Predicted 3D model of a 124-nucleotide RNA (FMN riboswitch aptamer (RFN element)) from Saccharothrix syringae. Taxonomically the source falls in Saccharothrix (Bacteria, Bacillati, Actinomycetota, Actinomycetes). RNAcentral holds the sequence, with entries from Rfam. Of the family's consensus pairs, 100% are formed in the model.
RNA sequence: CAUGCGCUCCGGGGUCGGUGGAAGUCCGAACCGGCGGUGACAGCCCGCGACCCGCCCGAGGAGGGCGGUUGACCCGGUGGAACUCCGGGGCCGACGGUGAGAGUCCGGAUGGGAGGCGCGCGUG
Numbered sequence: 001c002a003u004g005c006g007c008u009c010c011g012g013g014g015u016c017g018g019u020g021g022a023a024g025u026c027c028g029a030a031c032c033g034g035c036g037g038u039g040a041c042a043g044c045c046c047g048c049g050a051c052c053c054g055c056c057c058g059a060g061g062a063g064g065g066c067g068g069u070u071g072a073c074c075c076g077g078u079g080g081a082a083c084u085c086c087g088g089g090g091c092c093g094a095c096g097g098u099g100a101g102a103g104u105c106c107g108g109a110u111g112g113g114a115g116g117c118g119c120g121c122g123u124g
Stems, first nucleotide, its partner, number of pairs: 001124007009116002015029004030104002032093002034048004043091002052068006073089005095107003
């Protein structure tokens, strides 16, 4: 330094105004952007996670495994290299709830989690 196992800790952001009997949901304007990778920095390139569905193990439990589903970008510039930077114009956002339709409110969730730092033991 690489790698296997175990353990601790960490591990998602964002609103104002108008209308109205009622809206953080409509309309207008604004705001936000998990994790790994990628020739150079990514919400919209590749993949992963969360939600949801199915099958299997388990006891029809807890828990676990496998699979499915799962949104969105272009133009110009610089450069050796950028759908990642700079300039411009766009776009997207689970489920349930709600006096009225939700990326931004409330809830499952004091949950789960991709994964990250560190420590221990082992191997090369």